[in-house]
Parts: sequence; C1' cells; structure tokens
RNA sequence: GGGCGGCUAGUUCAGUGGUAGAACGCGUCACUGAUAAUGACGAGGUCGUAGGUCCGAUUCCUACGCCGCCCA
Repeated sequence: GGGCGGCUAGUUCAGUGGUAGAACGCGUCACUGAUAAUGACGAGGUCGUAGGUCCGAUUCCUACGCCGCCCA
C1' cells in the first nucleotide's frame, strides 16, 4: 500500500428499512432469622464519526476513525 471482518446498554451479543432488544451485571420490592438462589418491577443507548439515498436509516451507499485477520 491492497483486501476482508467487526464497532448497538457497564459486559457479551441479537436486531438486514417503520418509535432499539436479550442474557449477565446494577437498583427497589417480595421471599428468609440473615444471606444466596428464585420471582416481580425499574434505571441504563446521540446504534464509532460525518455526509448521502429514502416519506422514514442501527439496517442501504460514500468517506473517515478505532480494533482484528490476510496479501504484498
């Protein structure tokens, strides 16, 4: 220098055009003598950044950034 993949909640990951989810973690409550476990409820997201397409973009297109792999 070229090619490919990834970037979404604190963490690990779903979500392939129509108001963003799960598990674990965190908080409150129930249960217990008290924990743990279990159950209920809840908080937590500018979907890497900037543009473009579209009535509408996490999703499609372009550039850039970061991480990883391959080729030279």